[in-house]
RNA sequence: UCUUAUCAAGAGUGGUUGAGGGACGGGCCCGAUGAAACCCAGCAACAGCUAGUAUUACUAGAAAUGUGCCAAAUCCUGCAGGUUUACCUGAGCGAUAAGA
Repeated sequence: UCUUAUCAAGAGUGGUUGAGGGACGGGCCCGAUGAAACCCAGCAACAGCUAGUAUUACUAGAAAUGUGCCAAAUCCUGCAGGUUUACCUGAGCGAUAAGA
C1' cells in the first nucleotide's frame, strides 16, 4: 500500500508521575476533584484454542497465547445525494484485526 470484517455495547474511588489530551482541519469537550505516559487491575473476543453442525462456512464455549481497547456514537463534522432545514442515507478519512 491492497483485500476482507467490525466500529451507538463493555471496561478502576489502584500505584508512579505531573500538563496536557480527544488522529488531522473546523467545532465542541475532557484535564490540579490530576492530562499524557508507564505499572497493576479490568473489558471485549479479531486471530489462535475447545466442542458441535456439516463445510471456502456457521453456532456455542473458555480466556492460558498474539493483538486491541478502557469520557462523550469513530465525540460531532469535512464529500455526495435526499429532505420536513433538521435529520436521514451512502461514500471518504481514521481506528482495530486477519491476510497479501

The RNA shown here (SAM riboswitch aptamer (S box leader)) has 100 nucleotides and comes from a soil metagenome. The sequence is in RNAcentral, with records from MGnify.